[in-house]
Molecule: c-di-GMP-I-GGC riboswitch aptamer
Organism: Desulfosudis oleivorans
């Protein structure tokens, strides 16, 4: 550089549930594992929800793009 192993070593951590914010998508802390090789970070593009709808918003575990990076590295 390649690759991501029915394999090592650490990481996140869906639904659901208790507790708080918010009209509300959702969000933060707890618990919990269904999954992730960028399921880190950025709302540029599209898509999708949401509100009081000529605006504001919400989602980075929807698709794409940007960025930065860990382990291993057998075939």
């Nucleotide at each position: 550089g390649u690759a991501g192993a029915u394999a090592a070593a650490g990481c996140c951590a869906a639904a659901c549930c208790c507790u708080g914010a918010g009209c509300g998508a959702u969000c933060a802390g707890g618990g919990g594992a269904c999954g992730g090789a960028a399921a880190g970070c950025c709302a540029c593009g599209g898509a999708u929800c949401u509100c009081u709808c000529c605006g504001a918003g919400a989602c980075a575990g929807c698709c794409g793009g940007g960025u930065c990076g860990c382990c291993u590295u057998g075939a």